[in-house]
Context: one part of a larger RNA
């Protein structure tokens, strides 16, 4: 893992809620007792409860079996009249109050028992700690201690001390020898266990194996005996060890601790359906109030999303500042016990930054406002719309982590960031598109059947157009609605469109020729002659020709342009604006539009046909609401364009499973179960053939449950 079995809202007691039954201003027993076939029942038992009166802290005080009105169902003698129940008044009882006035209470409905829901307390739907308390077991593992024992190849090195020899005054000091000292050295057995990404890894081993190291006469190894316990012990100290278990052993037992937390919690079918907000909480993973869902009664003409319109209420966008408060460039004026500088002996001038106050010119503001909107709220009316609503009660819940997009904001350099209103959708929404892809487009599935569109598509994968006009596009630009378009700045790439000047008295480019003269202008310089730099920029001859546009000399020459003729012969040149393109353009597995490809099968505009969802149509079926008829939630009609997606949850109606009672049946001419095959039923599911198998089974109406599996690292077993 996969099969089978087992597996999770249960009972008590007390409290609310609805239902159904009995009795009714009353109900009802309890312990206990007594009959009995001792089981079931049946009968006493009124102690107590609950109810029949409120108000008040209390002491005390104590209420309408109806005097008026409107009205719903309904009834009638029907343009009205009564009118259970219901409302309004009136009246009353009691507290507070000097009193106006106010709280609660009055024209009788409970009370017992059964079901089922729900709340408290108990384990309390199940299963899960880490822990914490209390009695016991443990030092055969290991940490320390005591008492008794045992062990340590070899081979080095050579301290003291004692002998000899020399020097020597004495202490002594050199040498040579002899001694064998050491938590001395190499290094077997032992003890250790430092490296290793070898080997092992269902192992030889719940820590081994190899190689590789440390120590190996000391604070050494080791064996036997004994000794210290759990908040205690040992501990050359690591919170190490205390039996493969130690920041507090284990083993039972309190015990089903306690878990605001995880995970599970088992048959269908119909109705309706959240929320993830507010406010308080040692509150933030949870709760209790609201808010929002679901059932149920109640009540009678109301109810209000929408449109209009009078009244009100607001200070946003806008906008504005000599209308206030802050903030501002540049300038002017006054002023000033300010800083800095000058002059002066001083007083005191003077310039100059800066404060304040005014002008003049120009500007800003969430926390500024003389104005100010669209639009919002409130209220009132009228029209709409709904009355299966609205409103009141009770009763059952979920939630109470939200979350994407679009619009307007707030923070933030910025996020698939993090907050806020408002709308939408996912959440709990399937179907179609978007290649894939909760929340983007279509569009809100009840059930089968035809059909016609949405959004998107229509060269092949692939359902439909290699469709039809007209432009653009040369980059594979593109072939991506958005999420998920690459920017600022550039492009004599090219297509459109204005507008400015020039042109047949001949433009533009191209080509031929002139481009001179005073002059090498003054200055400056070594040198400056158009062309290094400063000034000046005239006058002449012309058809023009600058005291020179660029190049080049050392400086000159020398090319060239500006300007003028000429040739030519028709547009030319500057500027602006749109369309698609092009550079900018660097990333990590090979690329890519979904792919094939594609010059249209790109991009722009227009046209026409088609394909394309569960949408909408139409045809039949089913539920369920509402209505009518009926006693009736058997039946049996009408309507439904405004009903049948749906988690959490409410709420309705069923199906199996055991067991009991009472009642029909069936079975050895063959029962359950098991296999199989038909067939019913929206389905749980039921029911018949046949085959197997050998003694029980089934249905109707009641009744009680340890009553439904596929999951919980679920428990047992099997394989």
């Nucleotide at each position: 893992g996969c099969c089978g079995g087992g597996g999770a809202g249960u009972g008590u007691a007390c409290g609310g809620g609805u239902g159904u039954g009995g009795c009714g201003a009353g109900c009802c027993u309890a312990a206990g007792g007594g009959g009995u076939u001792u089981a079931a029942c049946c009968c006493c038992g009124g102690a107590g409860g609950c109810g029949u009166a409120g108000g008040g802290a209390a002491a005390c005080c104590g209420a309408c079996a109806u005097g008026c009105c409107c009205g719903c169902a309904g009834g009638c003698u029907c343009u009205g009249c009564c009118g259970a129940g219901g409302g309004g008044c009136g009246g009353g009882g009691u507290c507070c109050g000097a009193a106006a006035g106010g709280g609660c209470c009055c024209g009788g409905a409970g009370u017992c028992a059964c079901a089922c829901c729900c709340g408290u307390a108990c384990g309390a739907c199940c299963c899960g700690a880490a822990a914490c308390c209390g009695g016991g077991c443990g030092a055969u593992c290991u940490a320390g201690g005591c008492c008794g024992g045992g062990g340590c190849a070899g081979g080095g090195u050579g301290a003291a001390g004692c002998c000899c020899c020399u020097c020597a005054u004495c202490a002594g000091a050199g040498g040579g020898g002899u001694g064998g000292a050491g938590g001395c050295c190499c290094g077997c057995a032992g003890g250790g266990g430092u490296g290793u990404u070898a080997c092992a890894a269902u192992g030889c081993a719940a820590a081994g194996u190899g190689c590789u190291c440390c120590u190996c006469u000391g604070a050494c190894c080791c064996c036997g005996g004994c000794c210290u316990a759990g908040g205690g012990g040992u501990g050359a100290a690591a919170a190490g060890c205390c039996a493969a278990u130690c920041g507090a052993g284990c083993c039972c037992g309190g015990a089903g601790a306690u878990a605001g937390c995880u995970g599970g919690u088992u048959c269908c079918c119909c109705c309706c359906g959240a929320a993830a907000u507010g406010u308080c909480c040692c509150g933030c993973a949870g709760g209790a109030c609201a808010g929002c869902c679901g059932g149920g009664g109640g009540u009678u003409a109301g109810g209000u999303a929408g449109a209009u319109g009078g009244c009100g209420g607001g200070g946003u966008a806008g906008a504005g500042c000599c209308a206030c408060g802050g903030a501002u460039a540049g300038g002017g004026u006054g002023u000033u016990u300010g800083g800095g500088g000058g002059c002066g002996a001083a007083a005191g001038c003077c310039c100059u930054c800066g404060g304040c106050a005014c002008c003049c010119u120009g500007u800003c503001c969430a926390a500024c406002u003389c104005c100010g909107a669209a639009c919002c709220c409130g209220u009132c009316a009228u029209c709409g719309c709904c009355u299966u609503a609205g409103c009141c009660c009770c009763c059952g819940a979920g939630u109470g982590a939200g979350g994407g997009c679009g619009u307007a904001c707030g923070g933030g350099u910025a996020a698939g960031c993090c907050g806020u209103a408002c709308g939408u959708c996912c959440g709990a929404g399937a179907g179609g598109g978007g290649a894939a892809c909760a929340a983007c487009c279509c569009g809100g599935a009840c059930c089968c059947g035809g059909g016609u569109u949405a959004a998107g598509g229509c060269c092949c994968c692939u359902a439909a157009g290699u469709g039809c006009c007209g432009g653009c596009u040369a980059a594979g630009u593109g072939u991506a609605a958005a999420u998920g378009a690459g920017a600022a700045g550039g492009g004599u790439g090219u297509c459109c469109c204005c507008g400015g000047c020039c042109u047949a008295a001949g433009a533009c480019a191209g080509c031929g020729g002139g481009g001179a003269g005073g002059u090498u202008g003054g200055c400056u310089u070594a040198g400056a002659a158009g062309c290094a730099g400063c000034c000046a920029u005239c006058c002449u001859u012309u058809a023009a020709a600058g005291a020179g546009u660029g190049c080049g000399u050392a400086a000159c020459a020398g090319c060239u342009c500006a300007c003028c003729c000429g040739u030519c012969g028709a547009g030319g040149u500057c500027g602006g604006g749109g369309g698609c393109c092009c550079c900018g353009a660097a990333g990590a597995u090979a690329a890519c539009g979904g792919g094939g490809g594609c010059u249209a099968a790109g991009c722009c505009g227009g046209c026409c046909g088609c394909c394309g969802a569960g949408a909408c149509c139409c045809g039949g079926g089913g539920g369920c609401a509402u209505c009518c008829c009926g006693a009736a939630a058997a039946g049996g009609g009408a309507u439904g364009a405004u009903c049948c997606g749906g988690u959490a949850g409410g709420g309705g109606g069923g199906c199996g499973u055991c067991c009991c009672g009472c009642g029909u049946g069936g079975g050895u001419a063959g029962a359950a179960g098991c296999c199989u095959c038909u067939g019913c039923g929206u389905g749980a599911g039921c029911a018949g053939g046949g085959g197997u198998g050998g003694a029980c089974c089934a249905c109707g109406c009641g009744g009680g449950a340890a009553c439904g599996a596929g999951a919980a690292u679920c428990c047992c077993g099997g394989c």